[in-house]
RNA sequence: GCGCGGGAGAGUUCGUCUUACGACGGCGCCGAAGGAGCAACCGCCCCCGGAAUCUCUCAGGCAUCAGGGACCGCGC
Numbered sequence: 001g002c003g004c005g006g007g008a009g010a011g012u013u014c015g016u017c018u019u020a021c022g023a024c025g026g027c028g029c030c031g032a033a034g035g036a037g038c039a040a041c042c043g044c045c046c047c048c049g050g051a052a053u054c055u056c057u058c059a060g061g062c063a064u065c066a067g068g069g070a071c072c073g074c075g076c
Stems, first nucleotide, its partner, number of pairs: 001076006011027001013026005028062003034058001035056003041050003
């Protein structure tokens, strides 16, 4: 990296358009794609390098379904 399985959190919100599906906007919220920041930690621990599940919430997400999904297990 590939395949299979497991996989959370947050709106039963308000308004507009629409037959509906759905789309947009306001406010409120979530962190486990990604991104950014601190620097716990790691490496050969001076230099230098790598850096989080922490922090931020730009992005993304917040009924069900669908999709995405860090991470975990098994196989190659």
The RNA shown here (Glycine riboswitch aptamer) has 76 nucleotides and comes from uncultured Sphingomicrobium sp.
Lineage of the source: Bacteria > Pseudomonadati > Alphaproteobacteria > Sphingomonadales > Sphingomicrobium.
The coordinates come from a structure-prediction model, not an experiment, and the mean pLDDT is 78.